[in-house]
RNA sequence: GGGGCUGUCGUAUAAUGGGAGUACACCGCGUUCGCAAUGCGGUGAUGAGGGUUCGAUUCCCUCCAGCUCCA
Numbered sequence: 001g002g003g004g005c006u007g008u009c010g011u012a013u014a015a016u017g018g019g020a021g022u023a024c025a026c027c028g029c030g031u032u033c034g035c036a037a038u039g040c041g042g043u044g045a046u047g048a049g050g051g052u053u054c055g056a057u058u059c060c061c062u063c064c065a066g067c068u069c070c071a
Base pairs, nucleotide, nucleotide: 001070002069003068004067005066006065007064010024011023012022013021018054026042027041028040029039047063048062049061050060051059
């Protein structure tokens, strides 16, 4: 320098163009003399920018970051 793959709450991981979910963690309540465990409820995310579309995590382009292959 060129090719490929990946990027979603703090972490892990779903979502075939139409209401962004789940688990752990965190917060609150209940339970307990108290803690742990457990039950119920809640907050929090699509790497950045642009395009297509009535509508984009999803399709297209550029950039960024990581991994990998070639030179």